Model confidence (mean pLDDT): 82 of 100. This is a predicted structure of a 1522-nucleotide RNA (small-subunit ribosomal RNA) from Marinilabiliaceae bacterium ANBcel2. Rfam family: Bacterial small subunit ribosomal RNA.
RNA sequence: ACAACGAAGAGUUUGAUCCUGGCUCAGGAUGAACGCUAGCGACAGGCCUAACACAUGCAAGUCGAGGGGUAACAUAAGAGCUUGCUCUUGAUGACGACCGGCGCACGGGUGAGUAACGCGUAUGCAACCUGCCUAUAACCGUGGGAUAGCACUUCGAAAGGAGUAUUAAUACCACAUACUACUUAUAAAUUGCCUGAUUUAUAAGUAAAAUUUCCGGAGGUUAUAGAUGGGCAUGCGUGACAUUAGCCAGUUGGCGGGGUAACGGCCCACCAAAGCAACGAUGUCUAGGGGUUCUGAGAGGAAGGUCCCCCACACUGGUACUGAGACACGGACCAGACUCCUACGGGAGGCAGCAGUGAGGAAUAUUGGUCAAUGGACGCAAGUCUGAACCAGCCAUGUCGCGUGCAGGAAGACUGCCCUAUGGGUUGUAAACUGCUUUUCUACGAGAAGAAAUUUAUCUACGUGUAGAUAAUUGCCAGUAUCGUAAGAACAAGGAUCGGCUAACUCCGUGCCAGCAGCCGCGGUAAUACGGAGGAUCCGAGCGUUAUCCGGAUUUAUUGGGUUUAAAGGGUACGUAGGCGGAAUAAUAAGUCAGCGGUGAAAUCCUGCAGCUCAACUGUAGAGUUGCCGUUGAUACUGUUAUUCUUGAGAGUAGAUGAGGUAGGCGGAAUGUGGUGUGUAGCGGUGAAAUGCAUAGAUAUACCACAGAACACCGAUUGCGAAGGCAGCUUACUAAACUACAACUGACGCUGAGGUACGAAAGCGUGGGUAUCAAACAGGAUUAGAUACCCUGGUAGUCCACGCCGUAAACUAUGAUUACUGGUUGUUUGCAAUACAGCGCAAGUGACUGAGUGAAAGCAUUAAGUAAUCCACCUGGGGAGUACGUCGGCAACGAUGAAACUCAAAGGAAUUGACGGGGGCCCGCACAAGCGGAGGAACAUGUGGUUUAAUUCGAUGAUACGCGAGGAACCUUACCUGGGCUUAAAUGCAUAGUGCUAUGUUGAGAGAUCGACAGUUCUUCGGACGCUAUGCAAGGUGCUGCAUGGUUGUCGUCAGCUCGUGCCGUGAGGUGUCGGGUUAAGUCCCAUAACGAGCGCAACCCCUGUUGUCAGUUACCAGCACAUAAUGGUGGGGACUCUGGCAAGACUGCCGGUGUAAACCGUGAGGAAGGUGGGGAUGACGUCAAAUCAGCACGGCCCUUACGUCCAGGGCUACACACGUGUUACAAUGGCAGGUACAGAGAGCAGCUACUCAGCGAUGAGAUGCUAAUCUUCAAAGCCUGUCUCAGUUCGGAUCGAAGUCUGCAACCCGACUUCGUGAAGCUGGAUUCGCUAGUAAUCGCGCAUCAGCCAUGGCGCGGUGAAUACGUUCCCGGGCCUUGUACACACCGCCCGUCAAGCCAUGGGAGCUGGGAGUACCUGAAGUAUGUAACCGCAAGGAGCGUCCUAGGGUAAGACCGGUAACUGGGGCUAAGUCGUAACAAGGUAGCCGUACCGGAAGGUGUGGCUGGAACACCUCCUUU
Repeated sequence: ACAACGAAGAGUUUGAUCCUGGCUCAGGAUGAACGCUAGCGACAGGCCUAACACAUGCAAGUCGAGGGGUAACAUAAGAGCUUGCUCUUGAUGACGACCGGCGCACGGGUGAGUAACGCGUAUGCAACCUGCCUAUAACCGUGGGAUAGCACUUCGAAAGGAGUAUUAAUACCACAUACUACUUAUAAAUUGCCUGAUUUAUAAGUAAAAUUUCCGGAGGUUAUAGAUGGGCAUGCGUGACAUUAGCCAGUUGGCGGGGUAACGGCCCACCAAAGCAACGAUGUCUAGGGGUUCUGAGAGGAAGGUCCCCCACACUGGUACUGAGACACGGACCAGACUCCUACGGGAGGCAGCAGUGAGGAAUAUUGGUCAAUGGACGCAAGUCUGAACCAGCCAUGUCGCGUGCAGGAAGACUGCCCUAUGGGUUGUAAACUGCUUUUCUACGAGAAGAAAUUUAUCUACGUGUAGAUAAUUGCCAGUAUCGUAAGAACAAGGAUCGGCUAACUCCGUGCCAGCAGCCGCGGUAAUACGGAGGAUCCGAGCGUUAUCCGGAUUUAUUGGGUUUAAAGGGUACGUAGGCGGAAUAAUAAGUCAGCGGUGAAAUCCUGCAGCUCAACUGUAGAGUUGCCGUUGAUACUGUUAUUCUUGAGAGUAGAUGAGGUAGGCGGAAUGUGGUGUGUAGCGGUGAAAUGCAUAGAUAUACCACAGAACACCGAUUGCGAAGGCAGCUUACUAAACUACAACUGACGCUGAGGUACGAAAGCGUGGGUAUCAAACAGGAUUAGAUACCCUGGUAGUCCACGCCGUAAACUAUGAUUACUGGUUGUUUGCAAUACAGCGCAAGUGACUGAGUGAAAGCAUUAAGUAAUCCACCUGGGGAGUACGUCGGCAACGAUGAAACUCAAAGGAAUUGACGGGGGCCCGCACAAGCGGAGGAACAUGUGGUUUAAUUCGAUGAUACGCGAGGAACCUUACCUGGGCUUAAAUGCAUAGUGCUAUGUUGAGAGAUCGACAGUUCUUCGGACGCUAUGCAAGGUGCUGCAUGGUUGUCGUCAGCUCGUGCCGUGAGGUGUCGGGUUAAGUCCCAUAACGAGCGCAACCCCUGUUGUCAGUUACCAGCACAUAAUGGUGGGGACUCUGGCAAGACUGCCGGUGUAAACCGUGAGGAAGGUGGGGAUGACGUCAAAUCAGCACGGCCCUUACGUCCAGGGCUACACACGUGUUACAAUGGCAGGUACAGAGAGCAGCUACUCAGCGAUGAGAUGCUAAUCUUCAAAGCCUGUCUCAGUUCGGAUCGAAGUCUGCAACCCGACUUCGUGAAGCUGGAUUCGCUAGUAAUCGCGCAUCAGCCAUGGCGCGGUGAAUACGUUCCCGGGCCUUGUACACACCGCCCGUCAAGCCAUGGGAGCUGGGAGUACCUGAAGUAUGUAACCGCAAGGAGCGUCCUAGGGUAAGACCGGUAACUGGGGCUAAGUCGUAACAAGGUAGCCGUACCGGAAGGUGUGGCUGGAACACCUCCUUU
């Protein structure tokens, strides 16, 4: 270079962000199971649980060519005769049982045991064996006695025996022969790998055999070699737990024996005392191992079913026999458990072989066929046997393949579903319909390959056997695969999902219910999340769910993580093992690298090709198998060895430093106590007090004395020390870093698991000491309580000596060491240099700022940067630093250190808000200074509560309560009682009919209503109007203001709220909008990484204050006239007032001062007005799910002879009480009486009414003007007089009685007003609280809306009279800006801790009870091997019997370990609304926290030492800039 391979994320902590970190999902896989569904085929797979128990059948036999023989069958011959039966003959084919040979140790099953040389891999055996098979050499001679069977007798239920007689062999025995066999001895040679091995020669000893035959052989024996199969040994690899740390007596080794195929403590005797272990011995728990399988980019992780290899096991345990091979699945013996038979005396059995049964379980198949093929046993062979094997059956268990049709077809059909609904969309070319095809299915027909051999017959070649040829014979599967013909779309589609992750959306039902859910979460009346439907999406003969594994997860990190604050640096040092290690040269070649060789079984994986119609599947060839071993090289690096070096390290000389340590001595101040005086009534203490002390003389003061503890000032981000820590002065002893010099040693170094030492405070022990302070304790306060904070006392302790303890926020929350990498500026010590300047070097100790780094805050040569080495530690939160165990400690406790269960978070940093009993600045009738009220009384009115048939509904801190309501006697009216109506009270349309209806009279009735009578339209003749009937459309003050529109309140007329672009930050966000000034104001100015802009502020608008001009009617009247008793009454006027249009005017414009400016100050000038002139309208982004479905509108839900509608009466007006808002008062600044003056703004025809008359009056009767600058139209406080004289009054007017007026259909419930009479409470109002800063408060009257009237003292306006006070911002309330802290974000009405009470869950302890495996000691001890052995058997070999050793099992005893269970008991976790407090988060109201000690219902409190992970203020120091 080419080729090939090849790595994806998402949801969830927050108001939002970045990070850390867990949980969850998307993928693949399975010996699976379950749910729904299901047409076919091929290939594969199929008890994962009870190595639980097993009925029945089968799974290992074969050989007559080894033998004696003849029970059954067949044939043959013969005999008997009843003529189709019986008998005889081993005669033939054959063959039960028996002797003998070979096989049964293979094949098949299972995974209990085993953590082991069991397995894997690589070696070795000079320490070994090997039947059948192959090759070679040699041999096969002579004898002997038995025994089974058979026959007879006999015991027993049976299983099984016993005895007598007789008999064979390729059964057994003896003898002979003996090679290269074995043993012993000797000699020589060769050789190796330690012991050794091989060969040769000699001598001695020992051990063989079987026959059969067609005479070729077959078989046998010995020996050697091979092949095959096994045995043994070794290196390396192969689980968890250290809460298993020490284990072991045949244990480790030796000498000598025994034993074995063989080595070996394998066994035995003796000797020695070793051996293993932190590189994990021993123990406990778990587990067959590998090839491989799944997953993964890989590295890894998990698994070990099917197939192959190895191992182990065969009911459990032990034992040997036989044999080439076994300590033997379908053999033996013994013991045990279980099952079965029994005549009770005894016996039998072992499916983890194939089927099958029961049981267990979520779950796993036929008591099938055949030896046709492949393979195995036996045999010369035919052949027999073979649940090995090959086939078939069952199961969607998996993989692969095929099909359920294809094309056309729009009126885009009908149904269904949805909608904005005369219509549209979707289902959907889908269907119908037309044409075509026939895989599959069905019927009929044809029909395989798998068969090659063997065997038989014949033939050929040569030596009768072998080789070849020809023919014949053999198929379970199976009439199957396959092929052909016919018919006909004919026979064949479901499952899950549709909130996000994650592809796919609507309607209905339900209403925190029912339910869903993998995580987040959904459901409380509009659910794309529950259930159904329509539609859609994804897969498809399957689809989902569950379980498990890997992945994603870099979430154990070798690849490939971290430790300041998120989990995580050991309290500190010294140091062992270990790990790592400066420069140079040489050697070596262990690591390392390269070539080659061996091995890495096959199957699997990958690639090519090929065979089943394709594929899965299978065959074949290749590649690979990343490993191990050997061998030959290379030598840079590491290691090792050797020799050097000096820079690391150490030593030396000199100097100087310091609160370094230990021991001793000395000192003064303060405190306390004692003594003696002086002196007198308090002292002390606090927020305020009290306890306490004091007339027995305190406190205070003077002097003297004593005691113990601590060392002011200096003093400092100073210095020293490894850390803890160390402070008066001085002496002695002692340690250390540093600097300078440099001529010594020569890598001696770094780190450091275990280990050792040191280690604040508190605490413990013994003995002292005790001045102060001070846990506990006592008393006093505070408080709801106060086991606290505050005060008065006060004991341990604080101090010393010796000995323990061993922990702290033991902190720089930052391990040690080394190297490198920018600046600026302090300071300590030493050196160098120097001129009274500036500059240098080393080691410390601080601050700031770069690059870099970091999640950010920050760190930044004293790193948290860049690298290296070593150690320690972390892996979600809680449970828990707890339990158990162990170690340490006198104790307190310390060290080590889990699990069950539970949650989906816990957490770090930073951001924006909000909040703070945080800070700074500023404003406001916020406080203060004032004036007047409320809260007390009576009444009015509203609300709560209560009552009621109903007292309709709403509004509820500020921001409800004289509010909706700007008018409840009926109506209103929505409520209650009762009586009626049902297309309806109103309106429209259509059809049909009709001329009614209205109105009047009258009857019933409470009325609605129902009757009767009267009355009876208009018309241009089209119709209009009305009624009746029918139909379609109603109606609802019923619910939801938490579905909404609109409107409104409040913060607040507060000065704020935002945007574009740019810049900063990973980001949320920031900047702008901050800072310095200034303002009423984010108003303006200056400065400035910001520059601009928008909504707000201001201005523009209206009223008012001044003037001018224009215009004058209904207003006005100066001058001129007229008239009147008088009046702008009239002519007239346009001057004035006034009316109402238009202008002007005020802008810090001018002056002085201050200031850079903005602006401010001034009793300034001018001006009607001066700094927004006064008032109004105007309400930013938003907050309160604020208010209103009952003003209106509107979605959804609900009612329809009623929740609609009509009517009468009642109620909304009730009344023990509580609250809000008001009115009137309590009086002399007043009441009453008389006289008298002056407004403004409004309203008016169903109206306001002059005026006259009547009435005390409300009012009535007449009458006039006015649709209004024309008329109605009168103010009251005030002023002037008089009277009352401090009293419940000539105050006050409630309440009640009587008589009236007016409105109205109607004043009983339930109106207002008038007159007369009555004359209540009340004498200025507790705590507390409201309004107001100038034409304001206060006070006085007038008007209007609503309205028949009016409960109006309310509301909205109008004018008259007309004050006081503001030093000021400490405090209360509200607000704005900046800053700070925060564990809050529903935002402090927040969050949150602990006890107690209730329920549930898991767990520790626990008197005990119970179970398990392993071990120890002792007793007993089967079978059996070995061994000993006189009597018995045998000719003999040998055997029986008896004894000894060992042992399975059993028993006894004392423990250890591990489980189960348990009265009771301890804490823990979880659980919408329990109790007590309020510990923490803000300075959390006493800053918090850590260690320790004591105390307390509980959080907790206090003492002592420590930390900042504390706010605020002040001071000091340092840095940057100018």